This is a predicted structure of a 79-nucleotide RNA (c-di-GMP-I riboswitch aptamer) from uncultured Sulfurimonas sp. The source organism's lineage runs through Bacteria, Pseudomonadati, Campylobacterales, Sulfurimonadaceae and Sulfurimonas.

[in-house]
This record gives sequence, C1' cells and structure tokens, in this order.
RNA sequence: UAUUAAAAAAGCCUACCUUAUUGUGAGGCAAGCUCGGAAAGUUAUUGGUCUUACACUCUAAGAUUGCAAGACUAUCAGA
Repeated sequence: UAUUAAAAAAGCCUACCUUAUUGUGAGGCAAGCUCGGAAAGUUAUUGGUCUUACACUCUAAGAUUGCAAGACUAUCAGA
C1' cells in the first nucleotide's frame, strides 16, 4: 500500500428467537442464543424500504448500515 488464490493464528461482531425495558409507531437498549459476516467497524451523506402526522398535485419529522453505494478508520499472514 489495503491490491489478495489458498491456508494458518490472535481475536471481533451477532441474524432469528426468548426474557426484561423503552417508544404513538417503524424500531431501540441490556442479557441469553449464534444464522451468518474480511470490514456485519464508524457515518443516516445519496438512493431504496418502513413508520407517524398532515395532505390528496404533495410535504415534514423519524426508523433501517446484517438493503445498496459513497466517505472515514482498521488486525494477522503472504506479496
């Protein structure tokens, strides 16, 4: 440098579900569980999807990064 065919090592995160709690809601947080993940780390920036209110020529405020992309950061081995 973050380019990578396979293998290895240290580890990391945790889908679904359950319990508890919180929110009008989509959902969120904690513990257990562990489907999976080389960025399943950060960021809601752009798009998509979802929620609420109003509107019915639309708008606004939210949610979802494990929907996609962008940006930023990052371990080991090999080269």

Rfam family: c-di-GMP-I riboswitch aptamer. From the family's description: GEMM was predicted in a large-scale screen for bacterial structured RNA regulatory elements. The coordinates come from a structure-prediction model, not an experiment, and the mean pLDDT is 79. The model forms 94% of the base pairs in the Rfam consensus.